[in-house]
RNA sequence: CUCGAUAAUGGCAAACCUGUUGAAAGACAGGGACGCAAAGCUACGGGUCUAAAACCCUACUCGGGUCAUGAUCGCCGGGCUGCCGAAG
Numbered sequence: 001c002u003c004g005a006u007a008a009u010g011g012c013a014a015a016c017c018u019g020u021u022g023a024a025a026g027a028c029a030g031g032g033a034c035g036c037a038a039a040g041c042u043a044c045g046g047g048u049c050u051a052a053a054a055c056c057c058u059a060c061u062c063g064g065g066u067c068a069u070g071a072u073c074g075c076c077g078g079g080c081u082g083c084c085g086a087a088g
Stems, first nucleotide, its partner, number of pairs: 002088001003085002011036002016031006034074001040080003044077003047072003054066004
C1' cells in the first nucleotide's frame, strides 16, 4: 500500500413511533436498531423520488400532462478526508 478478524477502542443509525418543518419528495430533534469500515464530507456523472411555481392541453376557479431551480451520498460511480491492525 492492498485488505478487512467472531480483535480492541470508539462511531453512525434503516424501518417504525412522537414532535417540528416543507406544496411534495424529504429534512431536523427525541426515542428506536435493520444494518454500516468510510452509513464521514461532497449532488461532480449516472440513477431514483417529488412537482409548488412555470409551461402545455382541456369541456377552462375543476381536471390532465411536461419539467428541477427541490430531494436522496443508507442506489451506483468519481473527488476529498479519516480510527484500528489479525491473516493474506
About this RNA: The prediction has a mean pLDDT of 87. The RNA shown here (c-di-GMP-I-GGC riboswitch aptamer) has 88 nucleotides and comes from a Clostridia bacterium.